[in-house]
Context: one part of a larger RNA
RNA sequence: CGCAGGAAAUUUGAGGAGGUCUGAUACUAGUACGAGAGGACCGUGUUGGACGAACCUCCUGUGCAUGAGUUGUUCCGCCAGGGGCAUAGCUCAGUAGCAGCGUUCGGUUCAGAUAAGCGCUGAAAGCAUCUAAGCGCGAAGCUGGCUCCAAGAUAAGAUUUCCAUUGAGGGUCGUUGUAGACUACGACGUUGAUAGGCUGCAGGUGUACAAUGGUGACAUAAAGCCGAGCAGUACUAAUUGCCCGAAAU
Numbered sequence: 001c002g003c004a005g006g007a008a009a010u011u012u013g014a015g016g017a018g019g020u021c022u023g024a025u026a027c028u029a030g031u032a033c034g035a036g037a038g039g040a041c042c043g044u045g046u047u048g049g050a051c052g053a054a055c056c057u058c059c060u061g062u063g064c065a066u067g068a069g070u071u072g073u074u075c076c077g078c079c080a081g082g083g084g085c086a087u088a089g090c091u092c093a094g095u096a097g098c099a100g101c102g103u104u105c106g107g108u109u110c111a112g113a114u115a116a117g118c119g120c121u122g123a124a125a126g127c128a129u130c131u132a133a134g135c136g137c138g139a140a141g142c143u144g145g146c147u148c149c150a151a152g153a154u155a156a157g158a159u160u161u162c163c164a165u166u167g168a169g170g171g172u173c174g175u176u177g178u179a180g181a182c183u184a185c186g187a188c189g190u191u192g193a194u195a196g197g198c199u200g201c202a203g204g205u206g207u208a209c210a211a212u213g214g215u216g217a218c219a220u221a222a223a224g225c226c227g228a229g230c231a232g233u234a235c236u237a238a239u240u241g242c243c244c245g246a247a248a249u
Base pairs, nucleotide, nucleotide: 001152005163006162007161008160009159010158011157015149016148017147018146021049022048023047024046025045026044027043033038051106052105053104054103055102059100060099061098062097066093067092068091069090070089071086072085073084074083075082076081110144111143112142117137118136119135120134169244170243171242172241173189174188175187176186177185194237195236196235197233198232199231200230201229203226204225205224211220212219213218
């Protein structure tokens, strides 16, 4: 820009893409078969591999939020306690998130038309013949069935609702995240829990400073600090506005 008024939402599916994998073992059954040796079809169950999707309860990793320990130096006048720099100074842990090495799930069944092949009926050719007319079975393959995209499918589809100058709806702007390079997308904007703050909790670290007791370790102390997660709470910021926007033949 189009889809002959303008919107919001829900959809149909022409068409397209993906997937379709496979092993072992047990029962049937040491049965059928076979002199024996050996040893099934069909059917049923269990358990793997590779691949794929989703997720983070468990395990593992990371985790430049965080907590603790510690070295050198400098600064806060000194002590105590801290800040900066040194690869994040080094080390030990680690929430959320992100991941796999972790967890869960998937391939099935089925239908249709067939290939090779196996048949029925059956002439040409009084017989025979699966084929010439006709009919049937038959594969991991084909077409569907399963998952995803999809009306620029210009053949531009359908349904519902809203709007008529008293303006439906959208944008701008702001607070933002389940989104993200930007944009876009989603949530919210006082008729408000959108983010921050505050309060509480799950959780992390591991017992703060000071004081008292003790020779000391240590105890008072599950302390102190944090808390990307989960709730509550309008304290702060989302103000007021402005712009676009429909009477076509």
This is a predicted structure of a 249-nucleotide part of an RNA (large-subunit ribosomal RNA, domain VI) from a Paludibacteraceae bacterium. Taxonomically the source falls in Paludibacteraceae (Bacteria, Bacteroidota, Bacteroidia, Bacteroidales). Its mean pLDDT, the model's own confidence on a scale to 100, is 84.